[in-house]
């Protein structure tokens, strides 16, 4: 130096005009502490604000306890509010390695499937093949016997070996047999029991069996654990107009006359509806609120290998409500194009955007910045 | 913003729950037949990234995950 692993920052900069949302507000008009305008002043996306995939918080409704039943998790321990995330550990698998990944509980509870090929796909089985010991049949020998030897391969044994499949009934060698085979031994693998280390997970040993247990549980299932249901359009205060509920009130009205009074006419004084006014209550529309100081963010410190957890100092940084965060210029960084390393020109600045709130996964991302390990001995 | 549903030929569905043949039907397109010619009707072909990437599995359209798009539903 070179090629890999495995974190961790950042996510254009400074400076300037205009703009937009929120807060607050000199001020200015109106009688007004109230209202309407407003000058400045402070605040304005992200690591993922997404996708809504899981958790929680809050907030309502339902709830005596239990069981079924649905839905998720699923090596062991720990961390947490809390998970299906995070840390550490074990095993497995890949990689020389640093290190990756791994739905990683049970298939000797039971059910189901396992195309096609193939003797057989799980109560094992025989095409080719090997054997033919033993039993049959046939030849021959002579020692004539419950004999010997060869043939048949009929009954019959076998599962090495060959072929079939994704899979074929422990593997590998010895020994053994007619051939053959856990039929016997050794190693390996498996079960059962045990001993040691370890919180476990699991490692490592020792002993017994000779073997019995195919795969499939992202089939159904079994074990074991977890979960009541809505969602900020949750819910809580205020509350019009209309048009429903409920109450209650309701005898005088006209003419004459300037007016009252008086006079004249017409109605009522039961109940019930219409009908007018008054009042009450319940929702709608809308207006406040929940609403951003929180499992917050930063900086050391002590506790842990670590997730993380504990005191302490110190900071406040959108909070709208169809939805603001923008646009230009200058100066300088990267980046494409251009015959283009510089130097000039011309374009561009990854991905993408809050919407009760917060922990995580998951997806997307251009380019810079650093740490820490591998490896080959190949250069200095 | 909250929840559900679905993606297969050009177009409209089937197969998906419960895994196994070469994924089909239907209109629709080519070709021949019939006809004086079209239609109709017969018979013959062609035409699929099963939305995409993984995984499980001997084997996925179909089970599992995770992406992408489309439609409804809610005030």
């Nucleotide at each position: 130096a070179u090629g890999c692993g495995c974190g961790g920052c950042u996510g254009g900069a400074c400076g300037g005009u205009c703009g937009c949302g929120g807060c607050u507000a000199a001020u200015a008009c109106g009688a007004a502490c109230c209202g309407u305008a407003a000058a400045g002043g402070c605040c304005g996306a992200g690591g993922a604000a997404a996708g809504u995939c899981c958790g929680g918080g809050c907030u309502c409704c339902a709830c005596a306890g239990g069981a079924u039943g649905g839905a998720c998790c699923g090596c062991c321990a720990g961390a947490u509010a809390a998970c299906g995330u995070c840390u550490g550990g074990g095993c497995g698998u890949c990689g020389u390695g640093a290190g990756a990944c791994g739905a990683c509980g049970g298939a000797a509870a039971g059910u189901g499937c396992c195309a096609c090929a193939g003797a057989a796909a799980a109560u094992a089985c025989a095409c080719c093949g090997c054997c033919g010991a033993u039993g049959g049949c046939c030849a021959g020998c002579c020692a004539u016997g419950u004999g010997c030897u060869g043939g048949c391969u009929c009954a019959g044994g076998c599962a090495a070996g060959g072929g079939u499949g994704a899979a074929a009934a422990g593997g590998u060698g010895a020994g053994g047999u007619a051939a053959g085979a856990g039929c016997u031994c050794a190693c390996c693998g498996c079960a059962c029991a045990u001993g040691u280390g370890g919180u476990a997970a699991c490692a490592c040993g020792u002993g017994u069996g000779g073997c019995a247990c195919g795969g499939u549980a992202a089939a159904c299932c079994c074990c074991g654990g977890u979960c009541g249901g809505a969602g900020c359009a949750a819910g809580g205060c205020c509350g019009a107009a209309u048009a429903g509920g409920c109450g209650g009130u309701g005898a005088g009205g006209g003419g004459u006359g300037a007016u009252c009074c008086g006079c004249c006419c017409c109605g009522a004084c039961u109940a019930a509806g219409a009908c007018a006014c008054c009042g009450c209550g319940g929702g709608u529309a809308g207006g406040c609120u929940g609403c951003u100081a929180g499992a917050g963010g930063g900086c050391a410190c002590g506790a842990g290998c670590g997730a993380u957890c504990g005191g302490g100092c110190u900071c406040c940084a959108a909070g709208a409500g169809g939805a603001a965060u923008g646009a230009c210029c200058g100066u300088c960084c990267g980046g494409a194009c251009g015959a283009a390393c510089g130097a000039c020109g011309u374009c561009c600045g990854a991905c993408a955007g809050a919407a009760c709130c917060c922990g995580g996964c998951u997806u997307a991302c251009a380019g810079g910045c650093u740490g820490c390990g591998c490896a080959g001995u190949u250069g200095c | 913003g909250g929840c559900a549903g679905g993606g297969u030929a050009g177009c409209u569905c089937a197969g998906c729950c419960g895994g196994u043949u070469u994924a089909g039907a239907g209109c629709a397109c080519g070709g021949c037949a019939c006809u004086c010619a079209u239609a109709a009707u017969g018979c013959c072909g062609g035409g699929g990234u099963c939305g995409c990437g993984g995984g499980u599995u001997c084997g996925a359209g179909u089970c599992c995950c995770g992406c992408c798009c489309c439609u409804g539903c809610u005030a």

Annotation:
Predicted 3D model of RNase P RNA and transfer RNA as a complex of 455 nucleotides. It holds a member of the Rfam family "Bacterial RNase P class A". By type it is a ribozyme. The coordinates come from a structure-prediction model, not an experiment, and the mean pLDDT is 78.